[in-house]
Molecule: FMN riboswitch aptamer (RFN element)
Organism: Actinoalloteichus hoggarensis
RNA sequence: ACGUGCGCUCCGGGGUCGGUGGAAGUCCGAACCGGCGGUGACAGUCCGCGACCCGUCCGGCUGAUCUUCGGCCGCGACGGUUGACCCGGUGGAACUCCGGGACCGACGGUGAAAGUCCGGAUGGUAGGCGGCGCAC
Repeated sequence: ACGUGCGCUCCGGGGUCGGUGGAAGUCCGAACCGGCGGUGACAGUCCGCGACCCGUCCGGCUGAUCUUCGGCCGCGACGGUUGACCCGGUGGAACUCCGGGACCGACGGUGAAAGUCCGGAUGGUAGGCGGCGCAC
């Protein structure tokens, strides 16, 4: 330096003003925000990953009409679904920088429709820092 194992720890931002209304941080006008790894040079929009959701299997609990069919839970495994960008400039190199104009954002809840409020979540997780060991 590279590989590998173990355990530790950390790990998401954002509603301000006005309008309508009986009621809106949910609608309308303007506002605000941007996880992780990668990349010829810095990315919400490129390539991947994660969260959320769905399915199958497995495990636990449980119901019934019990070789069967269901329900609930899992900080289990595997699989699936999952949004959005262009133009100009600089440069050896940029859908990443600079200038301009766009676009996107799980589920449940709610006096009225939510990226920004409340909730699952004092949760989970991609992954990051550092530690110890093994092999070369």